[in-house]
Context: one part of a larger RNA
RNA sequence: GAGUGAACGCUAGCGGCGCGCCUAACACAUGCAAGUCGAGUGCUGUUAAAAGCACGGCAAACGGCUGCGUAACACGUUGGAAUCUGCCCCGAACUCAGGGAUAACCCGCCGAAAGGCGGGGUAAUACCGGAUGCCCUCGCAAGAGGAAAGAUUUAUCGGUUCGGGAGGAGCCUGCGGCCUAUCAGCUAGUUGGUGAGGUAAUCCUCACCAAGGCAAUGACGGGUAGCUGGUCUGAGAGGACGACCAGCCAGAAUGGGACUGAGACACGGCCCAUACUCCUACGGGAGGCAGCAGUGAGGAAUCUUCCGCAAUGGACGAAAGUCUGACGGAGCGACGCCGCGCGUGGAUGAAGGCCUUAACUGGUCGUAAACACCUGUUCUGAGGGACGAAAUUUUUGACGGUACCCCAGGAGAAAGUAUCGGCAAACCCUGUGCCAGCAGCCGCGGUAAUACAGGGGAUACAAGCGUUACUC
Numbered sequence: 001g002a003g004u005g006a007a008c009g010c011u012a013g014c015g016g017c018g019c020g021c022c023u024a025a026c027a028c029a030u031g032c033a034a035g036u037c038g039a040g041u042g043c044u045g046u047u048a049a050a051a052g053c054a055c056g057g058c059a060a061a062c063g064g065c066u067g068c069g070u071a072a073c074a075c076g077u078u079g080g081a082a083u084c085u086g087c088c089c090c091g092a093a094c095u096c097a098g099g100g101a102u103a104a105c106c107c108g109c110c111g112a113a114a115g116g117c118g119g120g121g122u123a124a125u126a127c128c129g130g131a132u133g134c135c136c137u138c139g140c141a142a143g144a145g146g147a148a149a150g151a152u153u154u155a156u157c158g159g160u161u162c163g164g165g166a167g168g169a170g171c172c173u174g175c176g177g178c179c180u181a182u183c184a185g186c187u188a189g190u191u192g193g194u195g196a197g198g199u200a201a202u203c204c205u206c207a208c209c210a211a212g213g214c215a216a217u218g219a220c221g222g223g224u225a226g227c228u229g230g231u232c233u234g235a236g237a238g239g240a241c242g243a244c245c246a247g248c249c250a251g252a253a254u255g256g257g258a259c260u261g262a263g264a265c266a267c268g269g270c271c272c273a274u275a276c277u278c279c280u281a282c283g284g285g286a287g288g289c290a291g292c293a294g295u296g297a298g299g300a301a302u303c304u305u306c307c308g309c310a311a312u313g314g315a316c317g318a319a320a321g322u323c324u325g326a327c328g329g330a331g332c333g334a335c336g337c338c339g340c341g342c343g344u345g346g347a348u349g350a351a352g353g354c355c356u357u358a359a360c361u362g363g364u365c366g367u368a369a370a371c372a373c374c375u376g377u378u379c380u381g382a383g384g385g386a387c388g389a390a391a392u393u394u395u396u397g398a399c400g401g402u403a404c405c406c407c408a409g410g411a412g413a414a415a416g417u418a419u420c421g422g423c424a425a426a427c428c429c430u431g432u433g434c435c436a437g438c439a440g441c442c443g444c445g446g447u448a449a450u451a452c453a454g455g456g457g458a459u460a461c462a463a464g465c466g467u468u469a470c471u472c
Stems, first nucleotide, its partner, number of pairs: 001472004006468005013340006019333002021298001026296003030293003035058003040055004065251003075176003079172002083169003088165008096130001098128002105120006135146004150157002178223003185214003190211008226248004230241004253274005276287004304330001306329003312326001313324004343374001344372002352365004378413001379409003383405002388399001416461005421442003427456005437444002
């Protein structure tokens, strides 16, 4: 000098665009944040409806948050083979004939509650087996095994199997990126082989056989840390960092586990254990903000318990539509960047302050003021008033009566902060007297202090200015 997710002190007119718990992955009151489908089905309900209950389907593995852990194929980049893939696209074939249940409901019972038990009874695109099987799997072959579901407004939407695609996911691999040797040896499922089990697949697990494998090109151990695109700085090389935005990874009170499913070992699912909080009739139950707001605590420090689904995107639905604290917006904060404003003219150099002089003498504050003619950015009031809205002819805007335009009023309402010994732009007076104090370094202060304090003046930047912290 440049920079910051900054904080602190003094000060503060406006707007736009960004950013806003860096600390306790500490604990959380309250509300909301994931539903949807009656064009799958049975009920309930009614004059007809609406609403509702349950089964069923899809979604809930996305989106959103955080950075604990992780030095690892986690990430970045390169190459690869032994894989899976709901919804979507393309192609081929099929969609036949049946069966038994069960929830809701009714009756009874248990329980404080959460919830549960028994009996009766019913449907399906729920469940089950049979047939066929282009095709698929196993097999040298013969052969064996494997599917479906219907709905309705009659035009569609579906269902099953197989092949391909797109996008997604899992796996392997060369190379790359922290500190430490005051960590030098580490390893027995360890390294290789065979067999069995298991997986979507390689890996993996187990048994047996062999004794290998890694390491000063740093194994093993310890510390620290999410990684990257990038950001800051610097002429560059490099150094430091990884907030916001984007990609990947990891986590969801702590630890463990599986279930469902195309996909999870699942933030707002389940089970177990632990700690904590709450309810209880003491028998037993309920909970998880590192979602959006918000509270307490910690801290130098970080916001509203706001509006809307109008737009974009997502889930479901044939659609109308419903849901969406994603998102779009508004609010708070000079936290940052950018932009604008605080007017114009006016010398008899008034009064006054300060300095100076024998002397109101001279200098300075200073066009500053008074005063005068205007102007109207911003501001205040009134009027008009959007784009963002696309479809299709109607309808649909949270922001918002906002931005913007026009008229009127009025110089009125809008300047501070730090510094002035040298470095380093800017100087005098008074007070103080090694005191009180200053200070980034050198150093000032013990009676003439341009260095302390006040006053006047000056310099720098300016709605900011300075200090502190950190990086180059």
The part of an RNA shown here (small-subunit ribosomal RNA, 5' domain) has 472 nucleotides and comes from a metagenome.
The coordinates come from a structure-prediction model, not an experiment, and the mean pLDDT is 83.
The RNAcentral record of the full RNA draws on SILVA.